[in-house]
This is a predicted structure of a 393-nucleotide RNA (Bacterial RNase P class A) from a Porticoccaceae bacterium. The RNAcentral record of the sequence draws on ENA. Of the family's consensus pairs, 93% are formed in the model. Lineage of the source: Bacteria > Pseudomonadota > Gammaproteobacteria > Cellvibrionales > Porticoccaceae. The coordinates come from a structure-prediction model, not an experiment, and the mean pLDDT is 77.

Order: sequence, then structure tokens, then C1' cells
RNA sequence: GGAGUCGGCUGAGCAGCCGCUGCUUCGUUAGCUCGGUCUUUCCCUAAUCGGUGGGCUGGGUGCGGAGGGGAGGAAAGUCCGGGCUCCACAGGGCAGAGUGCCAGGUAACGCCUGGGGGGCGUGAGCCUACGGAAAGUGCCACAGAAAAUAUACCGCCGAUGGUGGCUGCGGCAACGCAGCGCGCACAGGUAAGGUUGAAAUGGUGCGGUAAGAGCGCACCGCGCGGCUGGCAACAGGCGUGGCAGGGUAAACCCCACUCGGAGCAAGACCAAAUAGGGAUCCGACGGCGCGGCCCGCGCUGGAUCCGGGUAGGUUGCUUGAGGUGCGCGGUGACGCGUAUCCCAGAUGAAUGGCUGUUCACGACAGAACCCGGCUUACAGGCUGACUCCCUCU
Repeated sequence: GGAGUCGGCUGAGCAGCCGCUGCUUCGUUAGCUCGGUCUUUCCCUAAUCGGUGGGCUGGGUGCGGAGGGGAGGAAAGUCCGGGCUCCACAGGGCAGAGUGCCAGGUAACGCCUGGGGGGCGUGAGCCUACGGAAAGUGCCACAGAAAAUAUACCGCCGAUGGUGGCUGCGGCAACGCAGCGCGCACAGGUAAGGUUGAAAUGGUGCGGUAAGAGCGCACCGCGCGGCUGGCAACAGGCGUGGCAGGGUAAACCCCACUCGGAGCAAGACCAAAUAGGGAUCCGACGGCGCGGCCCGCGCUGGAUCCGGGUAGGUUGCUUGAGGUGCGCGGUGACGCGUAUCCCAGAUGAAUGGCUGUUCACGACAGAACCCGGCUUACAGGCUGACUCCCUCU
């Protein structure tokens, strides 16, 4: 100098003016409203009580002034986990869902940290759903002989058996017997090699054989049993077994562990108008209907109180597994101690608009009960650690 890897921070700045929405505080001494207390104001009463007026005083609300706060790293997707709320719940089981190497962290997690195994990369580093295929079931397209109780297309062999030829011997002959650096490839042997495929019944080599084959041996791999190291996953090494039934479980399934449901439109409180419900009282012998009358039956009035409940309002609501600094423990995630800070809380839903100015000319994007994660989107800028290559000293 070039090319990369893994993190951390940031997410236009400044000034003026005008707004919006919470909070704190002051005023409101002629706003509205709800109380407390005093009263030889008056009214009512037998009296208390009560009503009314006045004095003092408090709260809420409205208005005005001042101060201070006001979107994000993802506020997003709503995919996991928890808090909170209501409902359900003796205990156990089934079903269902999820998780799945080991250890730790945490309120919890499917998250994070550290480690192990496997894969990729020269490397920094990255990826990993990584229990069980010898409980059972299913599937493995095309191609291929064969995709699993194995099997045999080409090829190789054909020792052995068969058959043919030749030679020799025996026999009158048919034929028999023995042999061959003989033929055939009929029986049969084989799975080395070829062919197919994503995948083919351990791999390489030597021996062995008719040709072959864990058939035998060495090494590698695999299974089993000790040993050593490690909390463990696992690793190393020793012995032993020729070695087994290929893959697939984000296919059913088996094993282990975890899990009650619904969600702030949860839930709680206050509470009109209208309609309806209940209780008590009053009024009345009423009104209407049953063709006129009596009885009877049904419907129907007023007042007060009560509870449910709609609109509407209040609350839940933001002080919290909280932020920051320092110290300590830990490889780390994180924990402990201490000091300090208060940092949106709206509800048709605020967090903005205009002007000027500067620059590198501005990405993705807007809280809605809260928190921990994951995932996804993102113009640009700053910064730390590390790796590889080239060059120079």
C1' cells in the first nucleotide's frame, strides 16, 4: 500500500419566532364546582336537625404567568420468554404443542456466554436442529443388475462337475479307464473391475485364489471393555472383535425435559338521558276490556329508594428484572456493593411548523401496559482489535 474478518458508537448541526402535549409552581380579591369551620343574618321546628345569608379556609376544573420534559436503534414483524390482570385449577394420567451435544448466566427463554464434535476458509474467522435408524411403520424420483429378507447386466473364472477333441492302455465291438500349458462356457463360482445414482453392503496395500472375497495380515475406520485427563460434552492411549441390519426422525415414531387459558379492547371505579327490573308507601274502590248490571279476572297511576347497565368519564399508566459513574468477583455472559439521576405517557391520539444559516445535503422509519431477546429494514460518518498478500527499512 492492497484485500479481508470480528466488534463498538453515531443516525445532520446552530439561532430566532409561533404552536401541541404531560409535569412542577404562582396568581385567579367578581369564572365554574365540591367540601371544612365559625356565625346574637333571617326562615322553619316544641327542640335538635335543616334551609338561607355572611366571615375564614381547602380541593378540583378552567384561564393566565414562569420553569422544566417530550419517539427509535430498530418505536417495525408480533416470532419466543417473563412481569401484571382476570378466569380455571385436589392429585395423577391421556391427548396436544415445544425444546433436543455439555457446562454456566438469567425472572425466564427457542436468548446469551464459555467449551466439545462436525463442515468451510491460506488465515483472522464463519456455519451447525448436534438424542435414538439394532422397538416398529413408511419413503428413497430418474437412472441402474440391485435402493434392502438383497441381488447379478457387462465382465472375470470355470479349480470342481458336465460336454467335445486329442494321446495312451484294455476290449471283437459297443464302450471303459488314465492323461492334456486342449476347446466350450452348460452347471456353477465371484463381487476385484465396469456401468447408474445424492447415496451401493468399510478404505488402501500385501498375501492368497481358478477367479475372487476380512479369506488372512498391516495401517486407517468402526463396535465392545478397561485406563488416563476433563464437572461434563469429549479427547488420548491400551486391549479386544474381522466387522454388524445403506440413507432418511425440520417423515410418523421412541426417549428425556418444559408447558393451564385469555389478554390493557386485561381488569377496577364513578355514572347521565331513555327504556326496562325490584322493594316500600300513597292514592283509589278509580279508568279500560270481558256486548247492559253484580261478582270475578286481566291491564293500567303517582312518589321515594335500591341494584344492574349503555353513552361518557376516571384508573390501570409508567420508579423500572431502570440508567450512569466507580470499586470488587468471574475467561465471559453476568453478579455484588456504593454514589448519583428521573428520562414520553397521548386516547382521534401530542412530540410539530416557518425563517435564517452551516455542512459531508441527510437512510430505514413514529411509542400506545411494561420488560428481556430474536429477526427484518437502514444514506452516511467515527472508532477498536485481528488476519492474509506485496513493497521498503